A computed fold for a 476-nucleotide part of an RNA from Halomonas sp., annotated as small-subunit ribosomal RNA, 3' major domain.
The prediction has a mean pLDDT of 84.
Its Rfam family is "Bacterial small subunit ribosomal RNA". Rfam links the family to the GO terms structural constituent of ribosome and ribosome.
The RNAcentral record of the full RNA draws on ENA and SILVA.
Context: one part of a larger RNA
Order: sequence, then C1' cells, then structure tokens
RNA sequence: UGACGGGGGCCCGCACAAGCGGUGGAGCAUGUGGUUUAAUUCGAUGCAACGCGAAGAACCUUACCUACCCUUGACAUCCUCGGAAUCUGCCAGAGAUGGCGGAGUGCCUUCGGGAGCCGAGUGACAGGUGCUGCAUGGCUGUCGUCAGCUCGUGUUGUGAAAUGUUGGGUUAAGUCCCGUAACGAGCGCAACCCCUGUCCCUAUUUGCCAGCGAUUCGGUCGGGAACUCUAGGGAGACUGCCGGUGACAAACCGGAGGAAGGUGGGGACGACGUCAAGUCAUCAUGGCCCUUACGGGUAGGGCUACACACGUGCUACAAUGGCAGGUACAAAGGGUUGCAAGACGGCGACGUGGAGCUAAUCCCAGAAAGCCUGCCUCAGUCCGGAUCGGAGUCUGCAACUCGACUCCGUGAAGUCGGAAUCGCUAGUAAUCGUGAAUCAGAAUGUCACGGUGAAUACGUUCCCGGGCCUUGUACA
Repeated sequence: UGACGGGGGCCCGCACAAGCGGUGGAGCAUGUGGUUUAAUUCGAUGCAACGCGAAGAACCUUACCUACCCUUGACAUCCUCGGAAUCUGCCAGAGAUGGCGGAGUGCCUUCGGGAGCCGAGUGACAGGUGCUGCAUGGCUGUCGUCAGCUCGUGUUGUGAAAUGUUGGGUUAAGUCCCGUAACGAGCGCAACCCCUGUCCCUAUUUGCCAGCGAUUCGGUCGGGAACUCUAGGGAGACUGCCGGUGACAAACCGGAGGAAGGUGGGGACGACGUCAAGUCAUCAUGGCCCUUACGGGUAGGGCUACACACGUGCUACAAUGGCAGGUACAAAGGGUUGCAAGACGGCGACGUGGAGCUAAUCCCAGAAAGCCUGCCUCAGUCCGGAUCGGAGUCUGCAACUCGACUCCGUGAAGUCGGAAUCGCUAGUAAUCGUGAAUCAGAAUGUCACGGUGAAUACGUUCCCGGGCCUUGUACA
C1' cells in the first nucleotide's frame, strides 16, 4: 500500500421488511447428471453451466457407431498428356462406385496454340470439428451502469509511499459547492445518439372523412387537406419562475404554469481491472500429433436409450370457473420457390380452385381475455387432460426406429404442494391473446407486440452484495 475481520461509523441495491404471483408435490415438454449402449459426437459446471452453443438432429445437418469403398484425394496452386464443355440410355450394386453405349464438336487464333471446363498421371502438397483457451488473437460473461481508476508538475517522507481522491454539506453519480500543499488533467458519471409522451410547419397516396353532393349504404364515388395516421424538419424542461430551509453556496422541500418537473419513461452505451472465467467446435493462429488415415465418400443406425437425481418451463387441481350461443376493441410483423380471399367438398386437420398482392392498396387475419344470455352446483365432477386403441390429414425421395396436426373412443396423476427457494416497485407484477426469426415439415423455447391491469414499501435492527472513511492483523 492492499486484502481480510462473527471491528466501528456513514450510505446504497427487490438485499431485507411490506405486498402480489410462483418454484419445490402431480402429468407432460425441455436441458443436465448418472446409467446403459456398437455409438448414445463435442463443448458449457456456484453466483456468472443445466429451454446454454442449437434462431429449430427423420435423410441432410453430423462432428459419433457399424458396414462397404477411395488414396494427389471432396477443396487450392503448379507440371505433363488426352479430350470441347455439356446432355443422355442400359446393366450390377444398399449406395458410393464400376462396366458398356448414344448425342454433341462451341469461343479466340499470328494456325504453333490459347481461355474455360472434363479425364488420366507424377510429386511438391492438400486435408484433420485431432490435442493444448494454462502458448495466443478476436469475441463474450462477471463483479457492475457499481462510482470508481489513474497521471503530470509541485510538496511531504531516508524509503516503500502519501498528498491530490481526505474534511463540512449535497447528489443517482469522484454530481456540484465550500474548505484545503496542492494546482491541473485523463479514462469513467452526465450530456451528445435512438424509441416513446405534447404542440407547430411541410407533404396528401395506397392512409384519413369535419363540412357539401351522390350512393348499390361499403370513404363506395365526386370531392376535401380540416382531423387521425404516416415521415422529414422544428419547438418544448433549464431547478428557468415563486415561497421556505441552508453557510450569502451547492442543493433540498413545497408551489405555479405545463402534455411532461427535477435523470419524464425506455434503449444503446460497460472505466482501470478481477476470475490462468468461457470459447483452438464460428473464425484466425504458435506448438504437438495423423498422412492408403485421426483425411475423404456412401448406406444404415445413433445424437430421441431409461431403475434414477436436479434445473428451466407448460398444463392443471376448478365456480373470479368449465361448456354452448351471440357480440366489441389492438399493436407489431411477414409474404413472388411466397401470402393466398370469395366459392365448393369434408364433423375436422385439410382438399379442389384461384381473384388480388413485389404490398399504408391484396393476403396471412378469426385477436383473446372482455361484454350479453343459458346450462353445470362442489363431485375426482360437464374439473383435469396424461396414456392407450382405431380412423385420417399434411410436409417431404422417405414419418419403423423418430414429425406435427385432426376426428372417434379411452379418461391416469392431480383437491394448491415439506424443508427450502425465486421474480417483481407501475402501465410494473399478474393475466390474455398476436406476430417473427430459424424453417420442406417440426415450439410449452427464444425474440418482439399490444389488450386488461393491481397490492405494498413503517423502516434499515437483521440476511446477501456493493461504495467511502477509520481501526486491528503473526496474511500478500
């Protein structure tokens, strides 16, 4: 100087408390451990691994296993020889591959050949998701959006170092003010950026419709440019004003005006560093290792196993509910190898067919909870839907291992969950649907969108994490 303390002081944070809803019990989904297996590829492992890499394993993916094959190789550059490239048929085979044919003679040319492509050969080489993240780059997590981390000069000290950065106030903040052997500065904080909340200007189609006219009653048509919206530019908030407190400061409390008030709300943004944290399997890369194999191709299997244990979720256990009928209101997205309306067939998944749309035009598209009626009356039920049987639909060469969905039947556990434990402070929690990426198909996951919309916070004694000052130390 740090680090640590079941030392002290001050102060923060859904840290506790006050509340609301969960997890832990059930069934299922998913990930992991373990076990099994020819293989169940690999990585991630307290917080900060475990719906994580994977935004989507039937084949492919795929790295694993088994079997059958190849050896200058699936891919790159160079050399030699031959052939245009390309298209196509038959046979063997699980296929890779092998054998036998057919069509075809292009472009440039100095007529030697050349460009591009294909085949054969030779060796330099290719190739490796093989090892080492404790050799590395890059990227990332975490403490933590915590308020800190440092430097120059000066000064003090023999020196390590200190001072500045401590102190009095204040703040979300090393934020600002005052004091001060310090004076300044840098990286952080804040602001500048994006979205959202109010108003104005500009623009007026595909969007809008106040007033006027028409109307098939649909902004549909004429028209309008007001309004909504759209999307470009501006205004607006600064403790600016008033009162009080304060040290005449910074600031704090209350108020006015205002759409918004003291950082308005949200996002992006992550200092010096810590964890030899994570990643050699995104990529790159040193070293080591393999080279008729640890490389490459193909078929089938596996990654989907199942006495068990854990994490994360979904659905429930019901009446604030279930079912049936009627009826209302979104936002944000996506669409030409695509989204697909009206119509017809089917109980339905879906099929037939195809208007329109390269989209503020058309389509996906019915929002759901809600509201209005009716039935159910506390029961393992008209709750719950697992499981199983049967019949189907769709995607796709192909749904056996191993897809999703539909219909009929079946109708398991479950009556609110031990110890323990998690999230959340406002348009939040809870609850309700909607969309997208990936994607042929395959979400209860992820990311985004809106609808309805709470309760509680006395307070900081205690638990956890953190910041500043101080004290002790046999620790570095």